[in-house]
RNA sequence: GGAGGGAACUCUGGAGAAUCCCAGUAAAUGGGUGCCGAAGGGGCAAGGCCGCCAGGCCGAAACUCUCAGGCAAAAGGACAGAGCGCAAAUC
Repeated sequence: GGAGGGAACUCUGGAGAAUCCCAGUAAAUGGGUGCCGAAGGGGCAAGGCCGCCAGGCCGAAACUCUCAGGCAAAAGGACAGAGCGCAAAUC
């Protein structure tokens, strides 16, 4: 010097569920009922660790809960692709 490549940033794609009812001109907001699962958050299987052998702890997801969030559009959006460029290991 080259390869490699986490994170960040930019662009593109990106699902589900009442444009429900009442108050409000509407939106926001407050109340009610019914729902969704893809920000975030909680739960655990294999396996591992500890143990006084009762048990305890660690432990993933698109599974699960629905706390938060959401249920026209917009916004948001896990995730994916591209760009940019790049920490460490390694070659």